[in-house]
Context: one part of a larger RNA
RNA sequence: UGACGGGGACCCGCACAAGCGGUGGAUGAUGUGGAUUAAUUCGAUGCAACGCGAAAAACCUUACCUACGCUUGACAUGUCCGGAACCCUGAAGAGAUUUGGGGGUGCUCGAAAGAGAGCCGGAACACAGGUGCUGCAUGGCUGUCGUCAGCUCGUGUCGUGAGAUGUUGGGUUAAGUCCCGCAACGAGCACAACCCCUGUCCUUUGUUGCCAGCGCGUAAUGGCGGGAACUCAAAGGAGACUGCCGCGGAGAACGCGGAGGAAGGCGGGGAUGACGUCAAGUCAUCAUGCCCCUUAUGUCCUGGGCUACACACGUACUACAAUGGGAUGGACAGAGGGAAGCGAAGGCGCGAGCCGGAGCGGACCCCACAAACCAUCCCCCAGUUCGGAUUGCAGGCUGCAACCCGCCUGCAUGAAGUCGGAAUCGCUAGUAAUCGCAGGUCAGCAUACUGCGGUGAAUACGUUCCCGGGCCUUGUACA
Numbered sequence: 001u002g003a004c005g006g007g008g009a010c011c012c013g014c015a016c017a018a019g020c021g022g023u024g025g026a027u028g029a030u031g032u033g034g035a036u037u038a039a040u041u042c043g044a045u046g047c048a049a050c051g052c053g054a055a056a057a058a059c060c061u062u063a064c065c066u067a068c069g070c071u072u073g074a075c076a077u078g079u080c081c082g083g084a085a086c087c088c089u090g091a092a093g094a095g096a097u098u099u100g101g102g103g104g105u106g107c108u109c110g111a112a113a114g115a116g117a118g119c120c121g122g123a124a125c126a127c128a129g130g131u132g133c134u135g136c137a138u139g140g141c142u143g144u145c146g147u148c149a150g151c152u153c154g155u156g157u158c159g160u161g162a163g164a165u166g167u168u169g170g171g172u173u174a175a176g177u178c179c180c181g182c183a184a185c186g187a188g189c190a191c192a193a194c195c196c197c198u199g200u201c202c203u204u205u206g207u208u209g210c211c212a213g214c215g216c217g218u219a220a221u222g223g224c225g226g227g228a229a230c231u232c233a234a235a236g237g238a239g240a241c242u243g244c245c246g247c248g249g250a251g252a253a254c255g256c257g258g259a260g261g262a263a264g265g266c267g268g269g270g271a272u273g274a275c276g277u278c279a280a281g282u283c284a285u286c287a288u289g290c291c292c293c294u295u296a297u298g299u300c301c302u303g304g305g306c307u308a309c310a311c312a313c314g315u316a317c318u319a320c321a322a323u324g325g326g327a328u329g330g331a332c333a334g335a336g337g338g339a340a341g342c343g344a345a346g347g348c349g350c351g352a353g354c355c356g357g358a359g360c361g362g363a364c365c366c367c368a369c370a371a372a373c374c375a376u377c378c379c380c381c382a383g384u385u386c387g388g389a390u391u392g393c394a395g396g397c398u399g400c401a402a403c404c405c406g407c408c409u410g411c412a413u414g415a416a417g418u419c420g421g422a423a424u425c426g427c428u429a430g431u432a433a434u435c436g437c438a439g440g441u442c443a444g445c446a447u448a449c450u451g452c453g454g455u456g457a458a459u460a461c462g463u464u465c466c467c468g469g470g471c472c473u474u475g476u477a478c479a
Base pairs, nucleotide, nucleotide: 001479002478003476004475005474007473008472010470011469012468013467015463016462019427020426021425022424023423026318029315030314031313032312033311034309042053043052064304065303069299070298073127077126078125079123080122081121082120083119086103087102088101089100090099091098092097107116108115109114129293130292132291134289138287139286140282141281142280143278145276150189151188152187153186154185155184156165157164158163169180170179171178195270196269197268198267200238201237202236203235204234205233206232210227211226214225215224216223241264244258245257246256247255248254320420324379325378326377327376328375329374330373336367337366338365341360342359346355347354348353386417391412392411393410394409395408396407397406433455434454435453436452437451438450439449
């Protein structure tokens, strides 16, 4: 000087408390451990691994296993030889591949012979190749403490020196934020602001969006003429600064209350992550040193596996019902996506879906009926009209192909489950809870993920305690 303390003082954070809803019990989903296996590819492992890499494992992916093959190789550059490339087609084989038949002659230079480019095949050699090892050799990227308020430097001063001072102190703040003081005076990286979204208003522009007033028309609808008000769409601007008033405070910073205002003291949200820590994670995104393989640890292909299952754990889904389940009717979003695409009307089917093909590269058309909600009716507390696992049969869709191993529909079947031990998690407001919608991935496959809106709470006395953190101080036989 740090680190640590079941030392002290002060202060924060959904840290506790106060509340609301969960997890831990059940079924199935998914990830992991384990055990299994020819293989169940690899990585991630307290917080900070475990719906994680994977924003899609039937083949492919695929790195694993089995069997069959290849050896200058699936891919790059160079030399030589041959042939245009390429197209059609037979046989063998699980395919990779092997072996036949037929067609075909291009481009550039040149009068021609020929040469060249490109592509294909062959030969030999340099070499290729490796998701093989080492993240404890590395770059890059990332997590984490933590959006915590800290981390440092120059000069000066003090100290023999390590170092200190500044950065401590008194206040204050979300903040090393600001004020005052002070052997310090300044400065840098972080903080804040500048950026984006959102909340109010104004201006401009009105189509594909809008319809107040006028007219036309209809069973009805901005449907039409028209309008430019309103909503909305973007572009630009205004607005919030403790600016104003009062009180407190040290005539400070600032705090409390008030006015005006759509908004008030950082308005709400996002992006933004200092010096560093964990030899944290990643050699399997990529790059890369060293080592290793070279008729194989490379490469092609068939089938299988990654989907297995006595168990154990994590995460989310659905429930256990009446604030509910079912039936019928009725209402209201936002944000997105669409051409090898979204696919309307109409028709068929109980349905998944099929036929159909209008319109739309989309404020125009489509996906697309939002659901919870509201109204009426049924159920009457039961393992039930709760719950939907499991299984049987019959179908639909995608795809070369749904046996291993997809999703969906109908009928039948109806399991566990009656609110969950010890323990444990999230959340302070348009939040939790609850309800649906969209997107990426994607041929197909969503209870996951990323977004979007609808409905919309309770509680916070307080900081003694648990956890993490900041600052000052104290002890130390630790570094």